[in-house]
RNA sequence: ACCUUAUCGAGAGUGGUGGAGGGAACGGCCCUGUGAAGCCCGGCAACCUGCGUGCGCAAGGUGCCAAAUCCGGCGGUUUAUCGAAAGAUGAGGA
Numbered sequence: 001a002c003c004u005u006a007u008c009g010a011g012a013g014u015g016g017u018g019g020a021g022g023g024a025a026c027g028g029c030c031c032u033g034u035g036a037a038g039c040c041c042g043g044c045a046a047c048c049u050g051c052g053u054g055c056g057c058a059a060g061g062u063g064c065c066a067a068a069u070c071c072g073g074c075g076g077u078u079u080a081u082c083g084a085a086a087g088a089u090g091a092g093g094a
Base pairs, nucleotide, nucleotide: 002093003092004091005090006089007088008087013041015040016039017038021031022030023029026072027071028070042065043064044063047061048060049058050057051056052055069086074083075082076081077080
């Protein structure tokens, strides 16, 4: 890199460092020197995990901490909604 499957409208910083980018790509629209990314600390959540067992508790492995996955593309229809695709994360597989 690929396959399967579950989830993706909740939640999370007036911190330190750093010094110009960031929001996957494209088109938009935004965030950002009133300080981006990255790193550290902090926090959220509970997929796997552990312990009691249809529900709790914990937080070891991941993950996450602007905006619905920020919005759109493709398809259906009631024209603002549903589904798909793409993507992200977990678990399993090859």
Molecule: SAM riboswitch aptamer (S box leader)